The RNA shown here (c-di-GMP-I-GGC riboswitch aptamer) has 85 nucleotides and comes from Alicyclobacillus sp. SP_1. The prediction has a mean pLDDT of 91. It was read from a public genome assembly, where an Rfam model found it. NCBI's taxonomy places the organism under Bacteria, Bacilli, Caryophanales, Alicyclobacillaceae, Alicyclobacillus.
[in-house]
RNA sequence: GAUGCUCAGGGCAAACCAGUAGAAAUGCUGGGACGCAAAGCCACGGGUCUAAGGACGAAAGUCGAUGACAGCCGGGUUGCCAUGG
Numbered sequence: 001g002a003u004g005c006u007c008a009g010g011g012c013a014a015a016c017c018a019g020u021a022g023a024a025a026u027g028c029u030g031g032g033a034c035g036c037a038a039a040g041c042c043a044c045g046g047g048u049c050u051a052a053g054g055a056c057g058a059a060a061g062u063c064g065a066u067g068a069c070a071g072c073c074g075g076g077u078u079g080c081c082a083u084g085g
Stems, first nucleotide, its partner, number of pairs: 002083003011036002016031006034071001040077003044074003047069003054063003
């Protein structure tokens, strides 16, 4: 450096439920396990979600991150065990 068929110690925790923060997306805590070899970390590229404040509009509404998602894909970075080279 490669791979994840196999081993050890184990680790994380989707949906859903309760509480809590938030305008929301969503986060956090507890319960709970669908899954995961980086489901550790970083919004760098793409993508997705939200739309408070703002802009436009007579209104309905539309636009739009500075908000969010690392369990959407890629990239970067750190790392356990095993097995080849």